About this RNA
Predicted 3D model of a 73-nucleotide RNA (transfer RNA) from a bacterium. Rfam family: tRNA. Rfam describes the family as follows. Transfer RNA (tRNA) molecules are approximately 80 nucleotides in length. The sequence is in RNAcentral, with records from ENA. The coordinates come from a structure-prediction model, not an experiment, and the mean pLDDT is 81.
């Protein structure tokens, strides 16, 4: 240089057809226990990589760039 796949919570990953961004582990309180683990309950965390564009609305749909992963030359 050309394709292809991935970028969403500290992490690991959902997100069908475009319509209030979640789930599991962590974390942090609170229940329970003499006590600690387990179990339960709630809480808190997000410019959905980045800039534009299409839409009444975009994490989705269109274009560029970045970043990583495989392929080919």
């Nucleotide at each position: 240089g050309c394709c292809g796949g991935a970028g969403u919570a500290g992490c690991u990953c959902a997100g069908u057809c475009g319509g209030u961004a979640g789930a599991g582990c962590g974390u942090u309180u609170c229940u329970u226990u003499u006590g600690u683990a387990a179990a339960g309950a709630a809480a808190g965390g997000g410019u959905c990589g980045u800039c534009g564009g299409u839409u009444c609305g975009a994490g989705u749909c269109c274009g560029a760039c970045c970043u990583c992963c495989g392929g080919c030359u």